[in-house]
A computed fold for a 520-nucleotide part of an RNA from a Thermoguttaceae bacterium, annotated as small-subunit ribosomal RNA, 5' domain. It was read from a public genome assembly. Its Rfam family is "Bacterial small subunit ribosomal RNA".
Context: one part of a larger RNA
RNA sequence: GAAUGAACGUUGGCGGCGUGGAUUAGGCAUGCAAGUCGUGCGGUAGGGCUCGCAAGGGCCCGAGAGCGGCGAAAGGGGGAGUAACGCGUGGGUAACCUGCCCCCAGGGCCGGGAUAACCCUGGGAAACUGGGGCUAAUACCGGAUAAUGCCUCGGGGCUUAAGCCUUCGGGGCCAAAGGUGGAAGUUCCGCCUGGGGAGGGGCCCGCGUCCUAUCAGCUAGUUGGUAGGGUAACGGCCUACCAAGGCGAUGACGGGUACGAGGCGUGAGAGCGUGUCCUCGCCCACUGGGACUGAGACACUGCCCAGACACCUACGGGUGGCUGCAGUCGAGAAUCUUCGGCAAUGGGCGCAAGCCUGACCGAGCGACGCCGCGUGCGGGAUGAAGGCCUUCGGGUUGUAAACCGCUGUCAGGGGGGCGGAAAUGUCGGAGUCCAGCUCCGGCUUGACCUAACCCCAGAGGAAGGACGGGCUAAGUCCGUGCCAGCAGCCGCGGUAAGACGGACCGUCCAAACGUUAUUC
Repeated sequence: GAAUGAACGUUGGCGGCGUGGAUUAGGCAUGCAAGUCGUGCGGUAGGGCUCGCAAGGGCCCGAGAGCGGCGAAAGGGGGAGUAACGCGUGGGUAACCUGCCCCCAGGGCCGGGAUAACCCUGGGAAACUGGGGCUAAUACCGGAUAAUGCCUCGGGGCUUAAGCCUUCGGGGCCAAAGGUGGAAGUUCCGCCUGGGGAGGGGCCCGCGUCCUAUCAGCUAGUUGGUAGGGUAACGGCCUACCAAGGCGAUGACGGGUACGAGGCGUGAGAGCGUGUCCUCGCCCACUGGGACUGAGACACUGCCCAGACACCUACGGGUGGCUGCAGUCGAGAAUCUUCGGCAAUGGGCGCAAGCCUGACCGAGCGACGCCGCGUGCGGGAUGAAGGCCUUCGGGUUGUAAACCGCUGUCAGGGGGGCGGAAAUGUCGGAGUCCAGCUCCGGCUUGACCUAACCCCAGAGGAAGGACGGGCUAAGUCCGUGCCAGCAGCCGCGGUAAGACGGACCGUCCAAACGUUAUUC
């Protein structure tokens, strides 16, 4: 000098864009953060219309709950752990998986038994839970059919091998569901099987990846083999048996520290330091362990067990997990609103309308950072008054002020409304055989921000901080008297201190200026 997620002191007008719990991965009140589908299914409270004197009946709408499907493994947060194939980079998988989406081919036949909801009834303070009876399905089960799929035998081709390929042959095995509609399998939404794709993931390998030798030896599933189990899959991943191996000064093992990368800071570069925001990967979800469901989890707002903590309790027993958004306490030098909206972008569900979305888009707070703007402009000497200095003549503050003329940025008040709405939705029309698709027209949808422009008023509302011995730009007077104090280094202060304190003047920056900490 540059830099920072900064903090502290003094000061503080406006805006834009960013950014803001770095410490206790400490504890958390409250609200919200994942639902959706009635075009899968049975069905209800309630409401409306209607017939009827009433009882009762018919039609329509239909919340909540339930069965079922998809989603809940994404999105969002954090960096505790991890020195590791965790990450980065380049490869391998002849050792693998893949819901939704796209393409291609084929198929969807015949049956069955339950169970929630509901009704009856019991236990419990509650959380919740038991028994009996009825019922539906795209829930569940049996059978049929079936290859190009899977297993196996044979033939052929390929590979270094285990093995791979083969609409070639033989044998064996495996499937399905309906809905909407007046009408559906060539046609809308779905279902089943097989093949391919896209995107996503699992596993393996080469190389790279901090400090410490005042850590020198480490190792029993340890190293390899055989057989088996397990997995989507290779493997000592696991088990039994057999062998005695394996690693290490090219640093094993141990200890410390630490998520990694793209990047970021600095520097001419080499390098050094660093990993906040954003993006990618990994890991974590009160602590430890475990599996279930599922295409996918060993699952942040799922389940089970144990523990600590907290809460409720009728003392028998239960409930909870903000490292989501906001907010609170604590600790700390220190880090924000218990805001608005789904209008946009994106996600889940749905044929759709739509619903949900603290993702997101916006607003709020903080000079925390960067950038921009303003705090006026021109004239004005008898160089006013006051202050300070003085050799008492004067000098300086200083065109500075007053005063005269002018302007109207920003802030303030009032109008004004571009655009963010490409699009979506809906109605009508056209093309096309159509319900689907494409196009045209009308209408609809903005939380929030508001530009340009116009009007009003009036210099009005807007300047400070550090420093002045040398380094280093800018000095005089008074006070103090090795005191009080200053200080980054050298060093100042013991009676004329340009270095302490005050005043005046000056210098440098400026909505900031200094200090501290840290990096180069």